[in-house]
Molecule: transfer RNA
Organism: Candidatus Woesearchaeota archaeon CG07_land_8_20_14_0_80_44_23
RNA sequence: GGGCCCAUAGCCUAGUCUGGAUAAGGCGACAGCCCUCUAAGCUGUAGAUCGGGGGUCCGAAUCCCCCUGGGCCCA
Numbered sequence: 001g002g003g004c005c006c007a008u009a010g011c012c013u014a015g016u017c018u019g020g021a022u023a024a025g026g027c028g029a030c031a032g033c034c035c036u037c038u039a040a041g042c043u044g045u046a047g048a049u050c051g052g053g054g055g056u057c058c059g060a061a062u063c064c065c066c067c068u069g070g071g072c073c074c075a
Stems, first nucleotide, its partner, number of pairs: 001074007010027004020058001029045005051067005
C1' cells in the first nucleotide's frame, strides 16, 4: 500500500443479507414480594436513537461514501 471482517445499554448477544415506524433477549444494577436472615425464586423499574460525519429515501441499526478504532490475510 491492497483486500476481508468487526463496532448495537455496565458486560455478552440477536436484529443488518431482504429498509417499515415503540431496537429484542440474557447477565448485571435498583425497588418490591417471598424468607427468621442471606442466597435462590417471582414481579416491576431505569438504562443504548446502533463507533463518528455526510448522502439516498416518505422512512436508515440496516443501503452508498468518507473517517476513527480493533482483528485477519496478501505485498